RNA sequence: GGGCCGUUGGUCUAACGGGACGACAGUGGGUUUGCAACCCGCAAAUACAGGUUCAACUCCUGUACGGUCCA
Numbered sequence: 001g002g003g004c005c006g007u008u009g010g011u012c013u014a015a016c017g018g019g020a021c022g023a024c025a026g027u028g029g030g031u032u033u034g035c036a037a038c039c040c041g042c043a044a045a046u047a048c049a050g051g052u053u054c055a056a057c058u059c060c061u062g063u064a065c066g067g068u069c070c071a
């Protein structure tokens, strides 16, 4: 330098082009004499910039980062 794959809350993880799922962690409440456990809630994410489309996490292009192969 070239080819291919990947990037989603703090962490892990799902999502035929049509409401971003769940778990852990966090936080509020319930329960308890109290703590833990348990139960019910809440907040929190699509790497970035363009394009296609009525509509994009999803398709296309570029950039960044990581991995792998070739040189």
Base pairs, nucleotide, nucleotide: 001070002069003068004067005066006065007064010024011023012022018054026042027041028040029039030038047063048062049061050060051059
A computed fold for a 71-nucleotide RNA from an Anaerolineae bacterium, annotated as transfer RNA. Rfam family: tRNA. Rfam classes the family as a transfer RNA. The RNAcentral record of the sequence draws on ENA. The organism belongs to Anaerolineae, within Bacteria.